[in-house]
This record gives sequence, C1' cells and structure tokens, in this order.
RNA sequence: CGGCCAACGCCGCCGAAUCACACCGAGCCGGGGAACCACGUACCCGGGGCGAAUCCGCGUCCGCGCGGUAGGGCUCAUCUUCCAGCCCGAGCCCGUCAGCUAACCCGGUAGGCGGCCACGCGGAAGAAA
Repeated sequence: CGGCCAACGCCGCCGAAUCACACCGAGCCGGGGAACCACGUACCCGGGGCGAAUCCGCGUCCGCGCGGUAGGGCUCAUCUUCCAGCCCGAGCCCGUCAGCUAACCCGGUAGGCGGCCACGCGGAAGAAA
C1' cells in the first nucleotide's frame, strides 16, 4: 500500500416486542368473558387461537414438488395516494373447549436479518413539520 475476515459503533428491515425503573411500571399487542344480535341440535372425519401466510390446479417416491392466488412486506427523515422495481405467501399453539360481548379476568413485550461513510440513497403528487 492492497485484499479478506471480524469487533465496536452507526444506519436500516420483518415483528406488538419499545421506554422507564429497582416500586405491585408506562406504552404497544393478544386471548377469555353478559344482555341484544347471531348460530338449530346430535353424530362424524371435532372445534379454536397467534400470524400477511389462504385457496386453486397439476404432479407425487404421499415426504413433498411445480405453477398460480387471497393477502402481506421493502425501496434509508414522517404520513397518504399513484407509478416502477424486488420479495413473502411460513410456522407454531390450545386440547373436546371458547360467536359477538359492557363490567371483569388472563397473558406477551421475543426472535431473526441486511448495510458500512458510498459513482449508494427509484420516480410523482399532496399533507404535516
């Protein structure tokens, strides 16, 4: 001097998952739970919850694979709409039990990633500040 890797720190993404405190927290998020309303009941191959993550077709060595799709996310100050581009479209839990639901009751506040001071930061309109 050059390259590569890592750490700290910073910037950013999915998600409710942040802040404060040493106090029985705040904020955000989820579930249960009347009347009214809704739902016939029983049996059966029950039923239900979190989540954007459903459903359809084809194939299958029945493990799953491919294509599409309801729906969802990102594009580095914020919000809304539009355009363009790139992606996801999983998984887990309750345990025969739960519609809505005032009072009331219970719980969560995790985890997983990307970038590296830029020849990067996509474009348009409006709003807010």